[in-house]
Molecule: Bacterial RNase P class A
Organism: Prolixibacteraceae bacterium
RNA sequence: AAAGCAGGCCGUUCUGUCGCUGUGGCCUUGUGCCACAGAGGAAAGUCCGGGCAACAUAGGGCAUCCCGCUCAUGAAAGGUGAGGUAUCCGUGAGGGUAUGGUAGCAGAGAAGAGAAUGACUGCCCGCCUUUGCCGAGGCUUCGGUGGGUUAAACCCGCCUUCUCCAAGGCUUUGGCGGGUAAAGGUGAGAAGGUGGGGUAAGGGCCCACCAGUUCUGGUGGCAACACCAGGAGCUGUCUGCCCCGGGAGUUGCAAGACCAAAUAUAUCCUGAGAGCUUCGGCAUACGGCUGCUCGCUGUAUUUUUCCGGCUUGCCCGGAAUGCUCAGGAGGGGUAGGUUGCGAAGAUAAAUGACAGAAAACGGCCAUAGUCAUUGACUACGGCCGUUACAGAACCCGGCUUACAGGCCUGCUUUUUUU
Numbered sequence: 001a002a003a004g005c006a007g008g009c010c011g012u013u014c015u016g017u018c019g020c021u022g023u024g025g026c027c028u029u030g031u032g033c034c035a036c037a038g039a040g041g042a043a044a045g046u047c048c049g050g051g052c053a054a055c056a057u058a059g060g061g062c063a064u065c066c067c068g069c070u071c072a073u074g075a076a077a078g079g080u081g082a083g084g085u086a087u088c089c090g091u092g093a094g095g096g097u098a099u100g101g102u103a104g105c106a107g108a109g110a111a112g113a114g115a116a117u118g119a120c121u122g123c124c125c126g127c128c129u130u131u132g133c134c135g136a137g138g139c140u141u142c143g144g145u146g147g148g149u150u151a152a153a154c155c156c157g158c159c160u161u162c163u164c165c166a167a168g169g170c171u172u173u174g175g176c177g178g179g180u181a182a183a184g185g186u187g188a189g190a191a192g193g194u195g196g197g198g199u200a201a202g203g204g205c206c207c208a209c210c211a212g213u214u215c216u217g218g219u220g221g222c223a224a225c226a227c228c229a230g231g232a233g234c235u236g237u238c239u240g241c242c243c244c245g246g247g248a249g250u251u252g253c254a255a256g257a258c259c260a261a262a263u264a265u266a267u268c269c270u271g272a273g274a275g276c277u278u279c280g281g282c283a284u285a286c287g288g289c290u291g292c293u294c295g296c297u298g299u300a301u302u303u304u305u306c307c308g309g310c311u312u313g314c315c316c317g318g319a320a321u322g323c324u325c326a327g328g329a330g331g332g333g334u335a336g337g338u339u340g341c342g343a344a345g346a347u348a349a350a351u352g353a354c355a356g357a358a359a360a361c362g363g364c365c366a367u368a369g370u371c372a373u374u375g376a377c378u379a380c381g382g383c384c385g386u387u388a389c390a391g392a393a394c395c396c397g398g399c400u401u402a403c404a405g406g407c408c409u410g411c412u413u414u415u416u417u418u
Stems, first nucleotide, its partner, number of pairs: 001414010012358007020038007027030001040389001044400002047398005052252004059294004064248005069083005084099006100243002104241005120184002122180007132170003137165002143159006192210006211235002213232008256339004265330001267329007275282002283301006302322001304320006359387007367379005
């Protein structure tokens, strides 16, 4: 000097004229006059929590959903801060993601023989078969030689040659059976890695050194955990279900409260109702916080007529008609205001428009100074341009997203000079 990382702050000011909203005051009561005040760091998103309100009084259970390492903080939050472990990105300062348990159940396309146990190419063993070679040994042909014997025949031993048989061995072809998971292939992943021993061939089968998991001891730390030493041959991954612990009623200011106004319910559908009772209640139907349910609780529980029955009783059973209550369909009427609502408090939504000056930033010109000098920086002056994201709506705490430009602090990398 350049480029970055993390944290924090500011994010326009003044004057004039006109205009808007609210509050207060004054009076000539007029859409009058005066004074004061008038949008953020995110007001955005509506993601999370809370205040507050209603559902009667708001309880219980299930379902469903959220959180899940450690410590601190906080009313809480799916919050914040600091840290741990695993993993990804960056040269680095740093920036992300994940985070309770694992006995069990289920799934993981395609490829592959096979995804928790399997055999494609292979390796080994046994049996059978095929090709060729070797071949202990045996049979046999000719010859030589030694002996039985002085000779021949014959017999025995040895050697060469010929023929045939053959135990067995090697090799080759194929089949059946068994063993194998080391080598190769497929794949994201084939079930710890390397080396050695062992094996018929192989495998943690065994050993040494590593990796992971787990246990014991020591040191450090509040802790999660880290490091050191030793032991155990224990050794797939991911996701969902499941389990454990903690938490959550629902809706939401278009919530609610109050006043005013209006108010055929004509018609239709469904359900219950002619009950029980020891007089405390119970039962039936419908409704009432929420997806279901329990508890609790609100409303209702009745005329007349006809038929049948028999123990002829205000009896039993049934039907019809009306009535009561509840739920719904269809349809009609009204819908204005006060409040909730606050140091801005509107309710179609005000906080603005114009002009000038300044401030900051960027570009150009010119002067002076400095330096590591085709340039850079600083200071003064002149000209031109720009000033971001954006707009309260009951309030508060968070999270996420957007932002021209500027400032401060700490840290990292690179280059250059001394």